[in-house]
Context: one part of a larger RNA
Molecule: large-subunit ribosomal RNA, domain VI
Organism: Candidatus Omnitrophota bacterium
RNA sequence: CGUUGGAUUCUUGAAGGGGAGCUGUUCCUAGUACGAGAGGACCGGAACAGGCGCACCUCCGGUGUACCAGCUAUCUUGCCAAGGGUAAAGGCUGGGUAGCCGUGUGCGUAAGGGAUAAGCGCUGAAGGCAUCUAAGUGCGAAGCUCGCCCCAAGAUUAGGAAUCCCUUCCCGGUUUACCGGGAUGAAGGGCACUUCGAGACUAGGAGGUUGAUAGGGUGCAGGUGUAAGGCUCGUAAGAGUUUUAGCCGAGCAUUACUAAUCGCCCGAUCGA
Numbered sequence: 001c002g003u004u005g006g007a008u009u010c011u012u013g014a015a016g017g018g019g020a021g022c023u024g025u026u027c028c029u030a031g032u033a034c035g036a037g038a039g040g041a042c043c044g045g046a047a048c049a050g051g052c053g054c055a056c057c058u059c060c061g062g063u064g065u066a067c068c069a070g071c072u073a074u075c076u077u078g079c080c081a082a083g084g085g086u087a088a089a090g091g092c093u094g095g096g097u098a099g100c101c102g103u104g105u106g107c108g109u110a111a112g113g114g115a116u117a118a119g120c121g122c123u124g125a126a127g128g129c130a131u132c133u134a135a136g137u138g139c140g141a142a143g144c145u146c147g148c149c150c151c152a153a154g155a156u157u158a159g160g161a162a163u164c165c166c167u168u169c170c171c172g173g174u175u176u177a178c179c180g181g182g183a184u185g186a187a188g189g190g191c192a193c194u195u196c197g198a199g200a201c202u203a204g205g206a207g208g209u210u211g212a213u214a215g216g217g218u219g220c221a222g223g224u225g226u227a228a229g230g231c232u233c234g235u236a237a238g239a240g241u242u243u244u245a246g247c248c249g250a251g252c253a254u255u256a257c258u259a260a261u262c263g264c265c266c267g268a269u270c271g272a
Base pairs, nucleotide, nucleotide: 001154005165006164007163008162009161010160011159016151017150018149019148022050023049024048025047026046027045028044034039051109052108053107054106055105056104060102061101062100063099067095068094069093070092071091072087073086074085075084076083077082112146113145114144119139120138121137122136166271168183169182170181171180172179173178188266189265190264191263193207194206195205196204213259214258215257216255217254218253219252220251222248223247224246229242230241231240232239233238
């Protein structure tokens, strides 16, 4: 810009496009058919596994740059104790929430229908026979097509459904139709704002006081692992107790304490 007024939400999809499509082993049938024996099936049915793919984080693990604890050296808060800084952009070590991940977990690979290939037929002439083919007709593949998953009406053949909004006023021109200018500024949308499991930017989602959108507060989960200070014991190093303590990023819930203030812009006249 189009989709023949403007919007919001949902949707169709034999318009079209993309994805997927794999394989093995074991068991049953059956030690059957077959074979002198050795050996050993077709057909059909079931289980398990590998590969590949998608999703997820309950479990098992990884990461988790400052969530917790411990440790050394040195500087420092006057000193002790208790802390803070630095040690190649985590000083070292042991753990670790959310998120993100795989080695973890779940699911898929299909069933079935249609038309076929090679191939196998039925009926059947030309050509009294024969012949799957010439007329006619059937079966038959991991392949084609539908089926499964995803995108999808710019599918210009631009689809469908529901709902919402606009019928006003002034001036000029004029063949009453209509044209030009101005006011009004709907539904709805945007800017800016609080933000996100969304994100390079953009876009998309949630929210804006009639509010839980983010931060903060509170409680819980979860992590670390029992803080400081005091008391008791010990000559002391230290131990015990108060104390399953103290501290705590992202999680869950709750709470208007803080910030989403006030605003501005676009959008038209019932529709060739």